The part of an RNA shown here (small-subunit ribosomal RNA, central domain) has 346 nucleotides and comes from an uncultured bacterium.
The full RNA is in RNAcentral, with records from ENA, Greengenes and SILVA.
The coordinates come from a structure-prediction model, not an experiment, and the mean pLDDT is 87.
Context: one part of a larger RNA
RNA sequence: UUGGGUUUAAAGGGUGCGUAGGCGGCCUGAUAAGUCCGGGGUGAAAGCCCGCUGCUCAACAGCGGAACUGCCCUGGAUACUGUCAGGCUUGAGUACAGACGAGGUUGGCGGAAUGGACUGAGUAGCGGUGAAAUGCAUAGAUACAGUCCAGAACCCCGAUUGCGAAGGCAGCUGACUAGGCUGUUACUGACACUGAGGCACGAAAGCGUGGGGAUCAAACAGGAUUAGAUACCCUGGUAGUCCACGCCCUAAACGAUGAAUACUCGAUGUUGGCGAUAUACGGUCAGCGUCUAAGCGAAAGCGUUAAGUAUUCCACCUGGGGAGUACGCCCGCAAGGGUGAAACUC
Numbered sequence: 001u002u003g004g005g006u007u008u009a010a011a012g013g014g015u016g017c018g019u020a021g022g023c024g025g026c027c028u029g030a031u032a033a034g035u036c037c038g039g040g041g042u043g044a045a046a047g048c049c050c051g052c053u054g055c056u057c058a059a060c061a062g063c064g065g066a067a068c069u070g071c072c073c074u075g076g077a078u079a080c081u082g083u084c085a086g087g088c089u090u091g092a093g094u095a096c097a098g099a100c101g102a103g104g105u106u107g108g109c110g111g112a113a114u115g116g117a118c119u120g121a122g123u124a125g126c127g128g129u130g131a132a133a134u135g136c137a138u139a140g141a142u143a144c145a146g147u148c149c150a151g152a153a154c155c156c157c158g159a160u161u162g163c164g165a166a167g168g169c170a171g172c173u174g175a176c177u178a179g180g181c182u183g184u185u186a187c188u189g190a191c192a193c194u195g196a197g198g199c200a201c202g203a204a205a206g207c208g209u210g211g212g213g214a215u216c217a218a219a220c221a222g223g224a225u226u227a228g229a230u231a232c233c234c235u236g237g238u239a240g241u242c243c244a245c246g247c248c249c250u251a252a253a254c255g256a257u258g259a260a261u262a263c264u265c266g267a268u269g270u271u272g273g274c275g276a277u278a279u280a281c282g283g284u285c286a287g288c289g290u291c292u293a294a295g296c297g298a299a300a301g302c303g304u305u306a307a308g309u310a311u312u313c314c315a316c317c318u319g320g321g322g323a324g325u326a327c328g329c330c331c332g333c334a335a336g337g338g339u340g341a342a343a344c345u346c
Stems, first nucleotide, its partner, number of pairs: 004317003007300002012314001014201004021194002025088007033081002035077008049065006091191001092188003095184004100179001103177007110154001114150007125136002162169002206247006216240001220236004258313006266291009275281001295302002319346003328339004
């Protein structure tokens, strides 16, 4: 490198947009670059291969042939690929109408709970555990009622639901905004697919500056447990958890399953539309689930949501450890991230 692979054995990039590149629907014409056929030139000699011959054989040598699969020139062929020109509508997109949803951004509002402050009333405990103790409490706690304050999260509805490219998104409501879907088939006329680099987004934790700080809670302290207990349990408790702006860029970022298109028995639940002769439907489009035929698979299983049958493009794998380490380079305020070996060893 090829062959072979990538759900679980090594292996799908966290996700999208998109540059180069690769690849690309139907019809007609032109061209003849790729492609195919014929002819010519060249492709040194030696060597390889075939035949004959010479050394007694062979090695070796001589002669002849073939080959040198290539390149150039030229005459033709035109199905396919390319290029140019013209056309088409089924791919793709646009328009119009309709409904849909925790899609996004930014405001406003709400109740329950928690903690706190004050007041009332009230008395000796409360809290916590396997059992305790630390802790809180006669300076009046806990429990109860009232008023007020603060921050964070949104009970029920709620679902095997829905939306989003992924991360993710849930109280109610306003504004702004994106999206797919269905119906009509009006418009454009291949504008498509994929996508190395690149750009953007990217949970949690973490970082910088300024706010905020109710709850929970790394670190830390104390009490227990224990042989010990730098833990599990308990009482506290700071970063953080929240907001704004700017970084970080990683996850079992998982469906451990890249994207796109076409085709291939069925059954069933459900979401949003459409049809209509409407309790219905062996109707139809798009999605989310469950079970299975064929087929596939090492099996588990997958099975129109494929891991089936094919095509296009990208990414990645090549024994375990050393190691996602070292070195170099790039990025970062740092933490660190990206790229990414070898010796040695089994």